[in-house]
RNA sequence: UAAAAUCUUCAGGGCAAGGUGUGAUUCCUGACCGGCAGUAAAGUCUGCGACCCGCAUAGCGGCUGAAACGGUUUGAUUCCGUUACCGACGGUAUAGUCCGGAUGAUAGAAGAUAUGA
Numbered sequence: 001u002a003a004a005a006u007c008u009u010c011a012g013g014g015c016a017a018g019g020u021g022u023g024a025u026u027c028c029u030g031a032c033c034g035g036c037a038g039u040a041a042a043g044u045c046u047g048c049g050a051c052c053c054g055c056a057u058a059g060c061g062g063c064u065g066a067a068a069c070g071g072u073u074u075g076a077u078u079c080c081g082u083u084a085c086c087g088a089c090g091g092u093a094u095a096g097u098c099c100g101g102a103u104g105a106u107a108g109a110a111g112a113u114a115u116g117a
Stems, first nucleotide, its partner, number of pairs: 001117001005113006017029003031097002033087002035048004043085002052062004067083005089100003
């Protein structure tokens, strides 16, 4: 220095203000949020994770939301501008934002150890 191995740690944000109502952070006006990797910097491109479903279960398979226009540039569906849109399941007055499974799991990130070359 590179490779593979083992281990450790970390690894998701968000309804202000108001209206109706016996009751709503769930409805209405409005507000707010954006996991990981890739790539010119991305919630809406590509891939992945999570959730959910199935198999008969350390795993594998399936499912998996949403964007246009203009500008800058060698290069941007990623930047800038404008206007949009999307968000598992269970609970509860109908929930992306509350409570719960979850002090969970995980894409992955960082670090450590010893080994061989």
A computed fold for a 117-nucleotide RNA, annotated as FMN riboswitch aptamer (RFN element). The model forms 97% of the base pairs in the Rfam consensus. The coordinates come from a structure-prediction model, not an experiment, and the mean pLDDT is 83. It was read from a public genome assembly, where an Rfam model found it.